[in-house]
Formats: sequence, structure tokens, C1' cells
RNA sequence: GUCUGUAUAGCUCAAUGGUAGAGCAUCUCACUUCUAAUGAGUCGAUCUAAGUUCGAUUCUUAGUACAGAUU
Repeated sequence: GUCUGUAUAGCUCAAUGGUAGAGCAUCUCACUUCUAAUGAGUCGAUCUAAGUUCGAUUCUUAGUACAGAUU
């Protein structure tokens, strides 16, 4: 240099073009003499830009970061 893959919540992962969800974690409440455990709830995210579409996490193009293959 060329090619391939990945990028979603603090972490690990989902999501056939049609309201972005789960587990753990944080916080609050209940329970408890207190803590732990348990139960209920809260908060929190689509790498960036453009395009297609009535509608994009999803499709297309370019870029960024990371990983790999090849030279």
C1' cells in the first nucleotide's frame, strides 16, 4: 500500500428497514437492630459525515479508531 472484520449504556452482549432491549454495575425505596442477601423501581448508549427511503443500529459511500491477513 491492498483486502477483511469490529465500533450500541460504566462493562459484557442483543435488536428481519418500523417506539433501541437484557444481564451485571450506579442511585432510590421496601425488608433487616445494622450490614449482606432478596424484591420493586430510576438513570444511562447506536464512532463521525453524507446519501437512499415515508421511516436507517440495520442499506450505500467516505472518514476515524482498533484487530487481522497479504506484500
This is a predicted structure of a 71-nucleotide RNA (transfer RNA) from Schizosaccharomyces pombe. NCBI's taxonomy places the organism under Eukaryota, Opisthokonta, Fungi, Dikarya, Schizosaccharomyces. It matches the Rfam family "tRNA".